[in-house]
RNA sequence: AACCGAAUAGGCAAACCCACCGCGAGGUGGGGACGCAAAGCCACCGGAUCCUGUCUCUCUGACAGUGACGGCCGGGCUGCCGGAG
Numbered sequence: 001a002a003c004c005g006a007a008u009a010g011g012c013a014a015a016c017c018c019a020c021c022g023c024g025a026g027g028u029g030g031g032g033a034c035g036c037a038a039a040g041c042c043a044c045c046g047g048a049u050c051c052u053g054u055c056u057c058u059c060u061g062a063c064a065g066u067g068a069c070g071g072c073c074g075g076g077c078u079g080c081c082g083g084a085g
């Protein structure tokens, strides 16, 4: 350096609840822990999925979204601890 994750130190925080903000999908903060060894960052790296608003509307489609999802998959960048090997 690479690999690995049983323990230690330290860390993150699903659902749900509350407050505020947003037309909305949702966001931020607090509480709370299902889980996580990259559950750290990139959604302007690619793909998938879900959703909101407006218009049109027979079907549908178009446009907009600093909407969600890195805790869906692939990829990129960075990184803590160290029992054993």
Base pairs, nucleotide, nucleotide: 004082005081011036012035016031017030018029019028020027021026034071040077041076042075045074046073047072049068050067051065052064053063054062055061

This is a predicted structure of an 85-nucleotide RNA (c-di-GMP-I-GGC riboswitch aptamer) from a bacterium. The model forms 89% of the base pairs in the Rfam consensus.